Predicted 3D model of a 1438-nucleotide RNA (small-subunit ribosomal RNA) from an uncultured bacterium. It matches the Rfam family "Bacterial small subunit ribosomal RNA". Its family is annotated with ribosome and structural constituent of ribosome in the Gene Ontology. Model confidence (mean pLDDT): 83 of 100.
RNA sequence: GACGAACGCUGGCGGCGUGCUUAACACAUGCAAGUCGAGGGGCUCUUCGGAGUCACUGGCGCACGGGUGAGUAACACGUAGGCAAUCUGCCCCUAUCCCCGACAUAACAGUUCUAACGAGCUGCUAACAUCGGGCAACUGAAGAAGAGGCAUCUCUUUUUCAUAAAAAGGCAACUGGAUAGGGAUGAGCCUGCGUCUGAUUAGCUAGUUGGUGAGGUAAAGGCUCACCAAGGCAACGAUCUUUAGCUGGUCUGAGAGGAUGGCCAGCCACAUCGGGACUGAGACACGGCCCGGACUCCUACGGGAGGCAGCAGUCGGGAAUAUUGGACAAUGGGCGCAAGCCUGAUCCAGCAAUACCGCGUGUGUGAAGAAGGCCUUCGGGUUGUAAAGUUCUUUCGUGGAGGACGAAAAGGUGGGUGCUAAUAUCGCCUGCUGUUGACGUGAAUCCAAGAAGAAGCACCGGCUAACUCCGUGCCAGCAGCCGCGGUAAUACGGGGGGUGCAAGCGUUAUCCGGAAUCACUGGGUUUAAAGGGUGCGUAGGCGGGACAUUAAGUCAGUGGUGAAAGUCUGUUGCUUAACGAUAGAAUUGCCGUUGAUACUGAUGUUCUUGAAUUGGGUUGAGGUUAGCGGAAUGUGACAUGUAGCGGUGAAAUGCAUAGAUAUGUCAUGGAACACCAAUUGCGAAGGCAGCUAGCUGGGCCUUGAUUGACGCUGAGGCACGAAAGCGUGGGGAGCAAACAGGAUUAGAUACCCUGGUAGUCCGCGCCCUAAACGAUGCUAACUCGAUGUUUGGUUUACGGAUUGAGCAUCUAAGGGAAACCGAUAAGUUAGCCACCUGGGGAGUACGACCGCAAGGUUGAAACUCAAAGGAAUUGACGGGGGUCCGCACAAGCGGUGGAGCAUGUGGUUUAAUUCGAUGAUACGCGAGGAACCUUACCUAGGCUAGAAUGUGAGUGACCGCUUCUGAAAGGGAGCUUUCCUUCGGGACACGAAACAAGGUGCUGCAUGGUUGUCGUCAGCUCGCGCCGUGAGGUGUUGGGUUAAGUCCCGCAACGAGCGCAACCCUUAUCGUUAGUUACCAGCACGUUAUGGUGGGGACUCUAGCGAGACUGCCGGCGUAAGCCGCGAGGAAGGUGGGGAUGACGUCAAAUCAUCAUGGCCUUUAUGCCUAGGGCGACACACGUGCUACAAUGGCCGGAACAGCGGGAAGCGAAACUGUGAAGUGGAGCCAAUCCCCUAAAUCCGGUCUCAGUUCGGAUUGGAGUCUGCAACUCGACUCCAUGAAGGUGGAAUCGCUAGUAAUCGCGCAUCAGCCAUGGCGCGGUGAAUACGUUCCCGGACCUUGUACACACCGCCCGUCAAGCCAUGGAAGCUGGGGGUACCUGAAGAUGGUGACUUUACGGGGAGCUAUCUAAGGUAAAACUAGUAACUGGGGCUA
Repeated sequence: GACGAACGCUGGCGGCGUGCUUAACACAUGCAAGUCGAGGGGCUCUUCGGAGUCACUGGCGCACGGGUGAGUAACACGUAGGCAAUCUGCCCCUAUCCCCGACAUAACAGUUCUAACGAGCUGCUAACAUCGGGCAACUGAAGAAGAGGCAUCUCUUUUUCAUAAAAAGGCAACUGGAUAGGGAUGAGCCUGCGUCUGAUUAGCUAGUUGGUGAGGUAAAGGCUCACCAAGGCAACGAUCUUUAGCUGGUCUGAGAGGAUGGCCAGCCACAUCGGGACUGAGACACGGCCCGGACUCCUACGGGAGGCAGCAGUCGGGAAUAUUGGACAAUGGGCGCAAGCCUGAUCCAGCAAUACCGCGUGUGUGAAGAAGGCCUUCGGGUUGUAAAGUUCUUUCGUGGAGGACGAAAAGGUGGGUGCUAAUAUCGCCUGCUGUUGACGUGAAUCCAAGAAGAAGCACCGGCUAACUCCGUGCCAGCAGCCGCGGUAAUACGGGGGGUGCAAGCGUUAUCCGGAAUCACUGGGUUUAAAGGGUGCGUAGGCGGGACAUUAAGUCAGUGGUGAAAGUCUGUUGCUUAACGAUAGAAUUGCCGUUGAUACUGAUGUUCUUGAAUUGGGUUGAGGUUAGCGGAAUGUGACAUGUAGCGGUGAAAUGCAUAGAUAUGUCAUGGAACACCAAUUGCGAAGGCAGCUAGCUGGGCCUUGAUUGACGCUGAGGCACGAAAGCGUGGGGAGCAAACAGGAUUAGAUACCCUGGUAGUCCGCGCCCUAAACGAUGCUAACUCGAUGUUUGGUUUACGGAUUGAGCAUCUAAGGGAAACCGAUAAGUUAGCCACCUGGGGAGUACGACCGCAAGGUUGAAACUCAAAGGAAUUGACGGGGGUCCGCACAAGCGGUGGAGCAUGUGGUUUAAUUCGAUGAUACGCGAGGAACCUUACCUAGGCUAGAAUGUGAGUGACCGCUUCUGAAAGGGAGCUUUCCUUCGGGACACGAAACAAGGUGCUGCAUGGUUGUCGUCAGCUCGCGCCGUGAGGUGUUGGGUUAAGUCCCGCAACGAGCGCAACCCUUAUCGUUAGUUACCAGCACGUUAUGGUGGGGACUCUAGCGAGACUGCCGGCGUAAGCCGCGAGGAAGGUGGGGAUGACGUCAAAUCAUCAUGGCCUUUAUGCCUAGGGCGACACACGUGCUACAAUGGCCGGAACAGCGGGAAGCGAAACUGUGAAGUGGAGCCAAUCCCCUAAAUCCGGUCUCAGUUCGGAUUGGAGUCUGCAACUCGACUCCAUGAAGGUGGAAUCGCUAGUAAUCGCGCAUCAGCCAUGGCGCGGUGAAUACGUUCCCGGACCUUGUACACACCGCCCGUCAAGCCAUGGAAGCUGGGGGUACCUGAAGAUGGUGACUUUACGGGGAGCUAUCUAAGGUAAAACUAGUAACUGGGGCUA
């Protein structure tokens, strides 16, 4: 786009078409074929003129028209021819003719039987019914002559022979009849070409093919029969099977095609199924006959009747298809002289939006942009000029009025003309007259009223025009494909809005297109599906140069045909259109005919360049047969010799004191041939390797000669065809499936080891497959170059050069999706063959062929998926490679893991043990401080505009105090009481209603912000250019170098950005400036003593500003960058140390409980207040720490040296009290001034002497101190007493590279106090080690493989278990169609006979009989379909 459609929702009108696609299932009822009295008789009526007439006889018709598509793959259909092989009623033309007779019969009358249908008997009668005779040829047969043709033949003339017809009717005109010829129409037969599928159908055929003769037919013919011959068809697809009416056309398509054959038209076939003939011009007959079968109906059981695939209609089937209508008015048909009758043909109407076409459902104006709806950022937007309002109009519809066309004839009556003897008639033309309409209450027109009666459907994620809200929450649902839906759905459902089409709109089925996705036009085959394993060769296809002939193909002109309708174009009729009329074009085809001759073909002649033969050379693991050889392994014998050998990652099994292994000599046997050796060579492929000989195939080169297209390809066919395997007979050294043992392992039916049989080898015979690969069929031609090599020829000045044939590598053009190919093409062409058409199912099943078997060849379908696949790209990954880095390993030091305790987590428990964090990157984490508070949890008691804040009418205090109740919150009672003022009010407090509450409730997977990690790793990108079809690449890779994508060099790249580095802070040195609270060298004063004081600005220090370090200098190496040097100098040397600083991004990483925030939830509660409890529980497990286990130590005494910090609800001195925690005290200090503040390890002296101790300090008892409303759950500290485990810690594991580890103390935040052994800082003392990068972990760059991309924590294979689905096999069971053989055999046909009958016959008939035959039966097989216990595999499902 289309449709004979159906379904869903909806529906105003008209025109014009169409309407059982299924059950060719069954049919009630009515109608669909009759007519003629001008053929006949009869009957009735009669005015005797005549009229009517159911049935009968007779004529014509019933073979048309109408229906259906079952069958049919066929001369059925289409197209073009043929019939010299034919028929043809009615119609037309021509010629001729019609004499005489005959006896039956229906109707009718009478009568018999029967349930019915119907049948019988007796009697009468006619014809245009039937029959006989006569005359007679234009007919037929045979012969002759002439002419013609197409083989048989045809025509004309003539001779002979044979046989025959008829009917009348009417007043008449005339009509009818017979014969013969012709025409027209219709029919029959034959032929060329075209016309579906399957080869898993390859052979079929006995009347089969042909001949002779006969029969039969309208007619040719095996159409039938007898005899003879053995043919005929088939790979150009016979036979068999499936499906199917064919065509004009229709739909689609640019076309070529593809699909289709409903309506209309042509042909065919059929009429309940099967067979058969009769009548007739025509039938083997839809509304005729006979017979058989099935079915239905009637029956008195004896018998009968029937055929809607005609029009309506019914049942049934189905998704589905209409009225038991009107009329013969028109068109057409039958009969008739006609009037007319008949006509479910036809014309109309009815039903159905079923297709197509047209019209309408209003028009103009109308902004307050109404109300309502929807959305909203709350401003508004949108629905929307839409509505309302107002103006105008009236198509269609409704009511009414009058009223065309379809109707012209026939008939009647005039005129003309023709026939005619004719002014009768009749035919034709014409004038007048005149009747007929089913549709129809029709069309068109006019009148009336009135916007009045008339809009839906689908869609809105992309494809694809059209977006938002709510509901739902992988549910409900959607879906053509991709795919939507798991709490913010433009995809589900609803609303609003929009888009598209519109009396329709969607959906479904089907067909074509898009699909170049079967490719003729117009595809492919290296890797995506696809080159046969290889050759030889049959058919076939294709084929070199020249000349001639021909004209089959081809081309041109012309003639015929190609039905009409349809399509297309012009014109035209319905108001338009659909629809119709008319004219043209077209119908691309077939046949005939006349030409052309380039090309192809055919025929003939010829040529040498393709191909081949021959002479001479040459080459090689080409093949085959025989012989020979040495090395090595094994074995045997002998000898030497002694304890192991062998094997592996390591072992063991195994061998060996009965003498192995090893070594030597000899012997034996089988298989394979080191070096040469190669990127080599040969062969069609498989394949081929010691040497020699025989036989033999091929290639190449070269020069003449010869043949003269002999060629290429090659479906079938034939041959060859690795390895493994099979059969048979040999052989058997080594190796080695199976097997055994030993190992390995979770297991190890493997990899490894020790053994070991088939086999491997030979002869003969099979098998016939391989990643049989160049994944690349064969042949021929053409299209730049370079290099190597094998083997020939020519030439050489020996260096080479050149010309062939091979084997290889790189490359131009070109090709290709790219990778790549590139004269050995995958380029450009030609010829032929083979093969492909999404993945799986499956190279499976069934069938067939081959095979001894194994198996091979050929080779599907159901079902299922939306992909499977190729090449390349970027990543990621690898028990891939290369380079490099990091406390990553190694080298060291100290820990953890064992103990006790602290702390966090899990688990468990609980009324609650609030919540979060969970590998690295959670676990002394959020928390830098849970007794109450915090607090979010639990229990209990209370509140509800609420605990806080703002506005606020109003009130007047508020605050404070007392008291009752209560655990408190809260509730109740009482006392007390303002200030300012311009007198309006204000400050302050309370405060009804109302507006804004509140939520540590959920979602970190809706978010912002913040943070962790990779990682302070060196990376991540961009612009322009270039390369690539593209993804993308290049730059960023390479060579060096660096801590670094740091820098240098090179380079189709050139530049740039974020990162690195630097700039910032701090620390280490110096200078300068400035000195108070810091400092004190020199000068003074003073003290027992002290920068205490005057003073100083030197020093330390403080804190501002500067300097300094840059590979700058030197030497070596290097092109450079840079590196090296116990270099120089310098406080510091190669980033001096430390910090801050964290690229693009990753982990849906963490956090809704810091905060903010969308959405959801809650509102006498999930909010708020209060008390008490809990977060502190405790069989257990883990992380992080502290203290230890002691002598490098503990304890006692004495002595010394820091820095960072903090301090007003604070730090708190001195002094005094207490063993102590602390108390009293209160100086000083808002701090370089005062205080915290005695640093400790260390050093000196003493003691302890290796022990559960003078180590260790847990636990517990008692007594206290401090903070605080309050230390019971649940604080810290002190003193006295107690004195647990623990003697250096398994597997494993952590930190650290220098002022670091280790060790020692000090300070601070939080904080009333503190569970701090934590965190963050500070200083003191102060090491060891690094050979090195093999390995572990992490990371960076380059490269490689990939079936991964959620990216290896990936992907993914098979069994098993479960469910569902289709399918193969299968004992059997049940159908179906076809064939064969035999039996039986109706009607009918043909033959024979025919005693009976007949009008007496050369005849016919009944009967009997033979043959053929529908149907039926029996039998054995084959084919096909369904089903089936059981069974095989396959597909799908989380």